[in-house]
RNA sequence: ACACGACAAGGGCAAACCUGCUGAAAAGCGGGGGCGCAAAACCACCGGUCUAAGGGAUUCGUUCCUACGACAGCGGGGCUACCGAA
Numbered sequence: 001a002c003a004c005g006a007c008a009a010g011g012g013c014a015a016a017c018c019u020g021c022u023g024a025a026a027a028g029c030g031g032g033g034g035c036g037c038a039a040a041a042c043c044a045c046c047g048g049u050c051u052a053a054g055g056g057a058u059u060c061g062u063u064c065c066u067a068c069g070a071c072a073g074c075g076g077g078g079c080u081a082c083c084g085a086a
Stems, first nucleotide, its partner, number of pairs: 004084002012037002017032006035073001042078002045076003048071003054066004
């Protein structure tokens, strides 16, 4: 340096749920909380998933399609980083 990851040290992040705000929604952010996490830091590039405002289709009841929205704590990939037992 690269890989790897311990009942190590010091710390870090924060699922469900509750709550305030934003948003059409998915969801995001703040507070509480703590299931878990060695990249649960960051990036929607590939696959996937969620939503469907707008747009389109429709038998005009409604239903269906669609991402330019969202998820990095779904997988892969990219990129950066703390510690140091085997």
This is a predicted structure of an 86-nucleotide RNA (c-di-GMP-I riboswitch aptamer) from a Gammaproteobacteria bacterium. It matches the Rfam family "c-di-GMP-I riboswitch aptamer". Its family is annotated with cyclic-di-GMP binding in the Gene Ontology. About the family: GEMM was predicted in a large-scale screen for bacterial structured RNA regulatory elements. The coordinates come from a structure-prediction model, not an experiment, and the mean pLDDT is 91. NCBI's taxonomy places the organism under Bacteria, Pseudomonadati, Pseudomonadota, Gammaproteobacteria. It was read from a public genome assembly, where an Rfam model found it. The model forms 95% of the base pairs in the Rfam consensus.